Notes:
A computed fold for a 1216-nucleotide part of an RNA from a Planctomycetota bacterium, annotated as large-subunit ribosomal RNA, half B. The source organism's lineage runs through Bacteria, Pseudomonadati and Planctomycetota. It matches the Rfam family "Bacterial large subunit ribosomal RNA".
[in-house]
Context: one part of a larger RNA
C1' cells in the first nucleotide's frame, strides 16, 4: 500500500452518469390497508402492535396444551443463524416463458387472440434423383404460408405503379407440321467455240398457313407491396382565417396521439415539482420527418427492462479514523512468464525523419543495494479492427449481367377404339354477283341463233333459303300451253343456251388437324383374397374406381436471386459527393522545340456540288460633304481612307500581288507511285518536289492529287456490299475464303478488357500503407486572440476621462483551418476524479499615474505571479444557465497535462426500437435502451532507507553553512469617527485593537471515534457425567452494552508577525547637455503581498570531503615486508522499544529495572462465586460499590540479558 471483513462523532446522497456499493427491512401472530381494476386483483399494499422467564390463581382442552390474570429480569426477549426496504409518477412490452454457451436478457423472439391467402385428400406445403417419408394413421371447427400480437375502443382515403386473382374475344408468339418459292449439282438439249438452257433424284435456303403458356390488353383486389399535395386571397384594432380562387394527383393523412424511444431549429413556450431542474410530469401544436394489423389510441396485472420524485437508511460523500484476517515486507523451502540489437542507460536549452539517455551546448552527478510511486523509455501485449489502397476474399441484396434447379405450357414417345362437331387444303356438285342508264340484280372471257317445255310452259297458292327488301334460287300443290333469246333501246359491256374461269356460300368426298362425348385394354388407385400359421412389404388372383388423361422420357417457349458464377473504372492536396477523361486555339511556357496543376479563357464531334479547280477582273470598314419621301443608319455621287472590313464556325497565325469580293468555263473533291524531310517509345500523324496515265482552265508560261492554315475523331476482331487475271480437301464445279475498294462503334472511361454486368457489409476477412485520412505533435498563421500607429467623429463645450469610422503595422500560437513531415509489425480518443506544474495578456489581495476622482463606489492605464481563486441544481458534458456565498469565484500552456493512476456517463463493434432515405441488402456528425478498460516495473525519473569506500593515524561528541527546500494568506468587527468630505443622503484615508475562515505543523490533557489479549449482559447448540458454575461454536468478535493503552479528528496547542537591504511603476533633491526648463546625462533619496535576508527543515560525497573539543596511539622484534602487544572506541550477539518493511535508529546487558513475572496502584466494567435469607416460582436481597481487570504508573532481580570479534603511522621539514 492492497484485498476481504468489523465499528464509527456530527451531518445524511451534499457523492456520482446513476444511491453504484453498503445500510435499512425481514420468519410468525394480531390489527389495519388507498387510487385504480379485466372485480380475479392491487396486497405481505402502506402503516401499527405482539413475543423472553415464572404460575399460588381462573377458564377451556382433542389431555399434547391453550387462553386469561398476575408477577420477574435485561440496553435489547423471532436477544444468535436463516430472513421483502417502501411509496408516488412516466415510457415500453399485456402476461408465465425464450435469446447472442464466452462483453447485449432487453423495449428483441415467442405467446394465446385477430386477419388474409392457399389446400377436397394420392390435399396444399416440406425433404428426397427416385422409391418413399413428414403433413396425418389428420380431412376445412383440419393443415400450410404471411402479417399482427392479451383485453377495450377502433382500423379512414387511394387499384395510377408493383404483385396476385379472373377474363373461351383481339394482337404478339417457340418447337413441330408445312403448301409454295429460290439456289447447288446434273442426264440431256442448243452452240464452231466460248458458253447457255436444264427433267428426275440428292441437297442448301426462304416460307404462306396451323399453333400453347407467357406478354400485351380488360377487370378485380390494400389486415397485398405501397402511397396519402402546393400556391394566392379573405372577418369593423391587430392577429388568425370558418370562407373563396387556382394548379397538380391514383388519392391528397380521417379518428386518435403528438418537442414523443419519432422535434432539426431546441434547454421550443406555458404550468408543476426544486433555493436553483438541458432530466422529469401536465399542457400547447409551425408533426424538419405522427397516424391507424409495417397497426392507432387506451389499459388493471406482471417486469434482474428504462426515466423522474420522495420516505426510511446509511462511510456514497463532507473527511476520513481505528481495528481483524490474508497478501505485500524479512527469513527458510520450492520456483514460472511475457520481454530483451548491444549498453559504461542523468537534467535543461537547442538541433534533428519536425517530442533526444546516446548529436551540440551547458548544468548536475563518489560506488552498490533494498522498499516504494508510476511521469518518460513515443513502455509490453496483438504485422491497426478506424481510414485508404489491391483490376484481394467472403457473405448478403436487387427491376446489374449471364446461367440454372424448380414451376407453367406446347410437341412427341409410352398411346388404343369409336362417334359428333369445327378448321384448313384438294376436289366434285349446286349456287352467288344490284353504281348510272336500261324492261331489270348485266361477275369475266369466248362460242352462240337458237334454247326450254305433255318427262308439264305461263299464271295462282303454300313452304324453305338468301337478300341491296327491288328481287333471286329451290321444293310442293294447282294449272294445262306456252316461255326465253335474237332484234330494238340503254350502256364501257347485252341478255336464251354452252364452255372455261373469278368472288363468296352451301353440300358431298379425300387428306391433315382441333374440340367434345363415349368405350377399355396400356397406365394409375383402392378393396377382398392367396403365397401366410406374422406383415399397411413383394408378387399373384378377383372385383371396384379412374383412364388414354395423369405420370414419366426427350424436346421447345415462358417464368425463375430459389440457387450459382461474376461485374460494379480512373484521376483526386485522404476517400466519398461534385467535376473531369478524345481532339483544336491562346496564356501559363522562363525569345529554339518541349514543359505540370481539380491553373486562367474559349471551341470541335461539322459544313460546302460550291463555300472546290482554272482564268480574268475588283477593293474593304469607317468618316466628311452633296441629294425627294429618308431618319444615326436603306440606295446614289464625290473625296479621304494600308487594312480598323472580310475570311462558313473558337482562337491564334496569316491574307489588299490578296487567301477578301464578282464573273465565265469547269470537276485534279483524279488513278498508279513517290526522292527527301518534319514529328515520334510504339501505333498513328504531317509536308512533299518529281515520274507515268488521264483530264480541267488558260493565248501561253503554267496552275490543279479539295477548301487561308491549325479541330470536325476510333486500332484490332467480327460482319455486310461491290470488284477480282487468287485458293478450291480425288477431279470438275459449288460452298467458303483471300486480295482491292467501301460500309457497320457518343467502343465519348474516346490506345477501345466482354457481344453481354448494379448495389450492401456495423457480421465481416486477408494482404499492404504513416506512399493516405480521423487524435496528438510539427510547419504556416488565412481565421482567431491581444497590442500599437493615424485621428473622421462621440463625449453640453473639448479628438485622446472614457470611446474611435475608414485605413495601416505588429505580436501570440489557446480557436476554426491549410499542409500531409514522424508514428497505421498500434502515439488509447471527450468529460469527470486524483495529483499537479508553468506563463502573465492579473480575477482578488499589494503599490501607483490619470479621471467627465467631493466622500463612498467606480472607470482606464502602469508595476506586481507571494498567496488565494467556494458550495450546490440541470446536463455525459467541456461550456453554459440558475440558486446561495465570496476579497475573488482569473485567462491560457503542459500529447485540447495526467486511463502501465482511477472512472467509462459520451463518442466508436456485435443486439434492438423510432423518424427519414433506399425496390432491397442496408444507411443517417438523427434520436433511443443495452454493451469485457490487461500488464508481477528492467532502465531513466521521483520518494524513502541502507551497505561500501573516501575525506592522509584511530575514534567519540559538538558544530560552520556553500547549497537546497518550505513558509509567505485573506476577511470581518471595534476604536480613531458618524470625524475629514458632502446641500443631504451617505461616508473615508490613516493609526491602534479584537475575532475568524482556509492552509500548515505538532500533540492526545480534555470532547469523542476505534480499541478481535479488558469487563458485563444474552440467544441457539455442543461439551466438562448431572445440578450449579464454566469452556467452545454460531464472521474472518454469535449478537448486544461499555471500554485502558495506542492510533486518531470532529478535539487541543502553535504558525504567517515585526524588522533590515536592494528595487518596480511612481514620486522627489541637486543638475547640465540646451545661460531657461528638466527626477538623469554625473551624483543623492523615497517607494510594493513582489526580490535578497530575517523564520523553519535538510545540508561537508560542499571529492573544494570544512571547523572545534575530548579520548587513544606514535611500543617491542625485524634490514624490510610484516609479526606481536597495548588500546580510545566499535561491532557481532543477547534483553528490548519512544524506532522500524529489511537494514538503520534508540534503551539495556549483572557496578543491571531492558523485557517478562510478581507486589501495589490507576483505569475500565458494574455488585463474582459460594453461602444465607425472602418468594409457589421466575427472581430479589445480604455478605459487596463486589469480582475480574490488556498495552498504563510505581516498585521488586524471581526469570532472561549467554558468549565472542574488530580496532590506530608513514614520509618530509624546523627546533629540542
Nucleotide at each position: 500500500c492492497g484485498g476481504u471483513c468489523g465499528u464509527g462523532a456530527a451531518g445524511g446522497a451534499a457523492c456520482u452518469a446513476g444511491g453504484c456499493a453498503a445500510a435499512u427491512u425481514a420468519a410468525c401472530c394480531c390489527c389495519g390497508u388507498a387510487a385504480c381494476u379485466u372485480a380475479g386483483g392491487g396486497a405481505u399494499a402502506a402503516g401499527g402492535g405482539g413475543g423472553c422467564c415464572c404460575u399460588c390463581c381462573u377458564c377451556c382442552u382433542u389431555c399434547g396444551g391453550g387462553a386469561g390474570a398476575g408477577g420477574g429480569c435485561g440496553c435489547a426477549g423471532a436477544g444468535a443463524a436463516a430472513a421483502g426496504g417502501c411509496u408516488c409518477u412516466g415510457g415500453g412490452a399485456a402476461c408465465u416463458g425464450u435469446u447472442u454457451a464466452u462483453c447485449a436478457a432487453a423495449a428483441a423472439c415467442a405467446c394465446a387472440g385477430g386477419a388474409c391467402u392457399g389446400u377436397g385428400c394420392u390435399a396444399a406445403c416440406u425433404c428426397g434423383c427416385a422409391a418413399g417419408a413428414g403433413g396425418a394413421u389428420g380431412u376445412a371447427u383440419a393443415c400450410a404460408g404471411u402479417c399482427u400480437g392479451a383485453c377495450g375502443c377502433u382500423u379512414g382515403c387511394u387499384c395510377g405503379a408493383u404483385g396476385c386473382u379472373g377474363g373461351a374475344a383481339u394482337g404478339u408468339c417457340a418447337a413441330a407440321g408445312g403448301a409454295g418459292c429460290c439456289g447447288g449439282u446434273c442426264a440431256g438439249c442448243c452452240g464452231c467455240a466460248a458458253g447457255g438452257c436444264g427433267a428426275a433424284g440428292c441437297u442448301g435456303g426462304c416460307g404462306a398457313c396451323u399453333u400453347a403458356a407467357g406478354c400485351a390488353c380488360c377487370a378485380g383486389u390494400c389486415a397485398a407491396u405501397g402511397g396519402c399535395g402546393g400556391c394566392c386571397g379573405u372577418a369593423a384594432c391587430u392577429a388568425u382565417g370558418a370562407c373563396g380562387g387556382u394548379c397538380c394527383u391514383a388519392a391528397g393523412g380521417u379518428a386518435g396521439c403528438g418537442a414523443a424511444g419519432u422535434u432539426c431549429c431546441u434547454u421550443g413556450u406555458c404550468g408543476g415539482g426544486u433555493a436553483a431542474g438541458u432530466u422529469c410530469c401536465g399542457a400547447c401544436g409551425c408533426g424538419c420527418a405522427u397516424g391507424a394489423a409495417u397497426a392507432g389510441c387506451g389499459u388493471a396485472a406482471u417486469c434482474a427492462c428504462u426515466g423522474g420524485a420522495g420516505c426510511a437508511c446509511u462511510g456514497u460523500c463532507u473527511c476520513c479514523a481505528c481495528g481483524a484476517c490474508c497478501g505485500a515486507c524479512u527469513c527458510g523451502g520450492u520456483g514460472a512468464a511475457a520481454u530483451a540489437g548491444a549498453a559504461g542507460a542523468c537534467g535543461c536549452g537547442g538541433u534533428g525523419a519536425a517530442g533526444a539517455u546516446a548529436c551540440c551546448g551547458u548544468g548536475u552527478a563518489c560506488c552498490c543495494g533494498c522498499a516504494g510511486c508510476a511521469a518518460g523509455a513515443c513502455g509490453g501485449a496483438a504485422a491497426g479492427a478506424c481510414c485508404c489502397c489491391g483490376u484481394g476474399g467472403a457473405c448478403c441484396u436487387u427491376u446489374a449481367c449471364u446461367g440454372u434447379a424448380g414451376g407453367c405450357u406446347g410437341g412427341u414417345a409410352u398411346u388404343g377404339g369409336c362417334c359428333a362437331c369445327g378448321a384448313g387444303u384438294a376436289u366434285g356438285u349446286u349456287c352467288u354477283g344490284c353504281g348510272u342508264a336500261g324492261g331489270a340484280u348485266a361477275g369475266g372471257u369466248g362460242g352462240g341463233a337458237g334454247c326450254c317445255u305433255u318427262u308439264g310452259a305461263a299464271g295462282u297458292c303454300c313452304c324453305g333459303g338468301u337478300u341491296c327488301u327491288g328481287g333471286c334460287c329451290g321444293g310442293g300443290a294447282u294449272g294445262g300451253a306456252g316461255g326465253c333469246g335474237c332484234c330494238g333501246u340503254u350502256g364501257a359491256a347485252a341478255u336464251a343456251c354452252c364452255a372455261c374461269c373469278c368472288u363468296g356460300a352451301a353440300c358431298g368426298u379425300u387428306c391433315u388437324u382441333g374440340u367434345g362425348a363415349c368405350c377399355u385394354a396400356a397406365c394409375c388407385u383402392c378393396a377382398a383374397u392367396c403365397c401366410u400359421g406374422a406383415a399397411u412389404c413383394g408378387g399373384g388372383u378377383u372385383g371396384a374406381g379412374g383412364g388414354a388423361c395423369c405420370g414419366u422420357g426427350c424436346u421447345a417457349g415462358c417464368u425463375g436471386g430459389g440457387c450459382a458464377g461474376u461485374u460494379u473504372g480512373a484521376c483526386u492536396g485522404g476517400g466519398g459527393c461534385g467535376g473531369u477523361c478524345u481532339c483544336c486555339u491562346c496564356c501559363c511556357a522562363a525569345a529554339a522545340a518541349g514543359u505540370a496543376a481539380c491553373g486562367g479563357a474559349g471551341g470541335a464531334g461539322u459544313g460546302c456540288a460550291a463555300a472546290g479547280g482554272u482564268u480574268g477582273g475588283c477593293u474593304c470598314a469607317g468618316c466628311a460633304c452633296g441629294u425627294u419621301u429618308g431618319g444615326a443608319a436603306a440606295c446614289c455621287g464625290u473625296g479621304c481612307g494600308u487594312c480598323g472590313a472580310g475570311u462558313g464556325c473558337a482562337a491564334g497565325a496569316g491574307c489588299a500581288u490578296a487567301a477578301g469580293c464578282c464573273a465565265a468555263c469547269u470537276u485534279u473533291a483524279c488513278u498508279g507511285c513517290g526522292a527527301g524531310a518534319c514529328g515520334u517509345a510504339c501505333u498513328u500523324g504531317u509536308c512533299g518536289a518529281g515520274c507515268a496515265g488521264u483530264c480541267a482552265c488558260g493565248a501561253a508560261a503554267g496552275u490543279g492529287g479539295g477548301c487561308u492554315c491549325u479541330a470536325g475523331u476510333g486500332a484490332u476482331c467480327c460482319g455486310g456490299c461491290g470488284a477480282u487475271u487468287c485458293c478450291a480437301u480425288g477431279u470438275g464445279g459449288a460452298a467458303g475464303g483471300g486480295u482491292c475498294g467501301u460500309c457497320g462503334c457518343u467502343c465519348a472511361a474516346c490506345g477501345g478488357a466482354u457481344a453481354a454486368a448494379a448495389g450492401g457489409u456495423a457480421c465481416c476477412c486477408c494482404g499492404g500503407g504513416g506512399a493516405u485520412a480521423a487524435c496528438a505533435g510539427g510547419c504556416u498563421g488565412a481565421u482567431c486572440g491581444c497590442g500599437c500607429c493615424c485621428g473622421a467623429g462621440c463625449g453640453u463645450c473639448c479628438a485622446u476621462a472614457g470611446c474611435g469610422g475608414c485605413g495601416g503595422c505588429g505580436c501570440g500560437g489557446u480557436u476554426u483551418g491549410g499542409c500531409a513531415c514522424c508514428u497505421c509489425g498500434a502515439u488509447g480518443u471527450c468529460g469527470g476524479c486524483u495529483c499537479a506544474u508553468c506563463a502573465c495578456a492579473u480575477c482578488c489581495u499589494g503599490g501607483g499615474a490619470c479621471u467627465g476622482u467631493a466622500g463612498g463606489c467606480g472607470g482606464c492605464c502602469c508595476c506586481a505571479a507571494g498567496g488565494g481563486u467556494c458550495g450546490g441544481g440541470c446536463u455525459g458534458u467541456u461550456c453554459g444557465c440558475c440558486c446561495g456565498u465570496u476579497a475573488a469565484a482569473g485567462u491560457g500552456g503542459u500529447a485540447c497535462g495526467c486511463g502501465a493512476g482511477c472512472u467509462g456517463g459520451g463518442u466508436u463493434c456485435a443486439g434492438a426500437c423510432c423518424g427519414g432515405c433506399g425496390u432491397g441488402a442496408g444507411c443517417c456528425a438523427g434520436g433511443u435502451c443495452g454493451g469485457u478498460c490487461c500488464c508481477u516495473a528492467u532502465c531513466u525519473g521521483c520518494u524513502g532507507u541502507g551497505g561500501g569506500c573516501g575525506u592522509a593515524g584511530c575514534a567519540a561528541u559538538u558544530u560552520u553553512g556553500a547549497g537546497a527546500g518550505g513558509a509567505u494568506u485573506c476577511u470581518u468587527c471595534c476604536c480613531u469617527a458618524g470625524u475629514a468630505c458632502g446641500a443631504g443622503a451617505g461616508g473615508a484615508u490613516u493609526a491602534g485593537g479584537a475575532a475568524g475562515g482556509a492552509c500548515u505543523g505538532a500533540c492526545c490533557u480534555c470532547u469523542g471515534g476505534u480499541g478481535c489479549g479488558c469487563c458485563g449482559g444474552u440467544u441457539g447448540g455442543a461439551c466438562c457425567g448431572c445440578c450449579a458454575g464454566g469452556u467452545c461454536c454460531a464472521c474472518a468478535c454469535g449478537c448486544c452494552g461499555g471500554g485502558u493503552a495506542g492510533c486518531u479528528a470532529a478535539g487541543u496547542c502553535a504558525g504567517g508577525c515585526a524588522g533590515g537591504g536592494a528595487u518596480a511603476a511612481a514620486c522627489g533633491c541637486u543638475g547640465a547637455a540646451a545661460g531657461c526648463a528638466u527626477c538623469u546625462a554625473a551624483g543623492c533619496g523615497u517607494g510594493a503581498a513582489g526580490c535578497c535576508c530575517c523564520c523553519c527543515u535538510c545540508g561537508a560525497g560542499a571529492u573544494a570531503a570544512g571547523a572545534a573539543u575530548u579520548g587513544c596511539a606514535u611500543g617491542u622484534c625485524g634490514c624490510a615486508a610484516g609479526a606481536c602487544g597495548u588500546g580510545a572506541g566499535a561491532c557481532c550477539c543477547c534483553c528490548g522499544g519512544u524506532a522500524g518493511a529489511c537494514c538503520a535508529c534508540c534503551g539495556g546487558g549483572a557496578u543491571a529495572a531492558u523485557a517478562g513475572g510478581c507486589g501495589g496502584g490507576a483505569u475500565g466494567u458494574g455488585u463474582a462465586a459460594a453461602g444465607g435469607c425472602a418468594g409457589a416460582a421466575a427472581u430479589g436481597c445480604c455478605c459487596u460499590c463486589a469480582g475480574c481487570u490488556a498495552a498504563c504508573c510505581c516498585g521488586u532481580a524471581c526469570u532472561a540479558a549467554u558468549g565472542g570479534u574488530c580496532g590506530a603511522u608513514u614520509g618530509u621539514u624546523u627546533g629540542g